[in-house]
């Protein structure tokens, strides 16, 4: 200079290390109505889910749930062409992790509260639109 992300940006105190505030962006909780599930708990940030088969563990045995590996399939998610943004499609490449709450939380106006990191170095392909400078 750029990328994934909400995680930027200005003020005001302090010697400093750090504290405070705002404004922007982003989570969460919170009536009626309506909606629905759990007791095999349920639930949140996140693209980070599903379904199908086989294989394995647990158990006396069988069934039901659940754990873990494999394989298909479907489904998300990300990648600087352009002086900036953003939307569409097509080829390539890459990701489908983690963590947290503590028996509880569905939507949800009013209103209450938090968060402002953390990790990177690419495909600067191609076709086409809309704003704006």
């Nucleotide at each position: 200079c750029g990328c994934u992300g909400a995680a930027u940006u200005u003020c005001g105190c302090g010697u400093g290390a750090g504290c405070g505030a705002a404004a922007a962006c982003g989570g969460g909780g919170a009536g009626u109505c309506c909606a629905c599930u759990u007791c095999a708990g349920g639930g949140g940030c996140g693209a980070a889910g599903g379904a199908c088969a086989g294989c394995u563990c647990c158990u006396u045995u069988u069934u039901c749930u659940g754990u873990g590996c494999u394989g298909u399939c479907c489904c998300g998610g990300g990648c600087a062409a352009g002086a900036c943004u953003c939307c569409u499609g097509c080829c390539g490449c890459c990701c489908g992790a983690g963590c947290c709450c503590g028996u509880c939380a569905g939507c949800u106006a009013a209103c209450c509260u938090c968060g402002u990191a953390a990790g990177c170095g690419u495909g600067u392909g191609c076709a086409g639109g809309a704003g704006g400078a």

This is a predicted structure of a 133-nucleotide RNA (c-di-AMP riboswitch aptamer (ydaO/yuaA leader)) from a soil metagenome.
The sequence is in RNAcentral, with records from MGnify.